[in-house]
RNA sequence: CACUCUGGACAGCUGAAUCUCCCUAACUGGAGAGCGGGGGAACCAUCUAAUCGGGGCGAAGCGCCUUCUGGCGCGGGGUCGCACUUCGAUCCCAGCCCGUCAGCUAACCUCGCAAGCCAUCGAAGUGCUACG
Numbered sequence: 001c002a003c004u005c006u007g008g009a010c011a012g013c014u015g016a017a018u019c020u021c022c023c024u025a026a027c028u029g030g031a032g033a034g035c036g037g038g039g040g041a042a043c044c045a046u047c048u049a050a051u052c053g054g055g056g057c058g059a060a061g062c063g064c065c066u067u068c069u070g071g072c073g074c075g076g077g078g079u080c081g082c083a084c085u086u087c088g089a090u091c092c093c094a095g096c097c098c099g100u101c102a103g104c105u106a107a108c109c110u111c112g113c114a115a116g117c118c119a120u121c122g123a124a125g126u127g128c129u130a131c132g
Stems, first nucleotide, its partner, number of pairs: 012117003018033005034113006044103001053101001054098004061074005075093006082127006
């Protein structure tokens, strides 16, 4: 000096998953605000039958092909540390739950506030902000 691995800080990312207060030695428990989800009238919609059930969270859906379980197309979601537009690069399209049951849905009822990542730090234009 270069490369690799590990740990940490700062800044940051996906996501609703944050903040404040009370109790407790602590664990724990509770409350509120905020954000997010489900159930639930009339009207409207649907209206055979169907266990081959049906439905919910989520971007994670549809079709075709296939030697597997992968590939392709359309479509959907994220990142490139101020925002927007355009271009470019790159990644993902999982998983879980309810339990025969739920269209929409005012009042009303109810549930969640996790988990995981992080050296990666592209370009042009317009604008904003901060510092000197």
The prediction has a mean pLDDT of 77. A computed fold for a 132-nucleotide RNA from a Bacillota bacterium, annotated as c-di-AMP riboswitch aptamer (ydaO/yuaA leader). Rfam family: c-di-AMP riboswitch aptamer (ydaO/yuaA leader). For this family Rfam cites "New RNA motifs suggest an expanded scope for riboswitches in bacterial genetic control" (Barrick et al., Proc Natl Acad Sci U S A, 2004). Lineage of the source: Bacteria > Bacillati > Bacillota.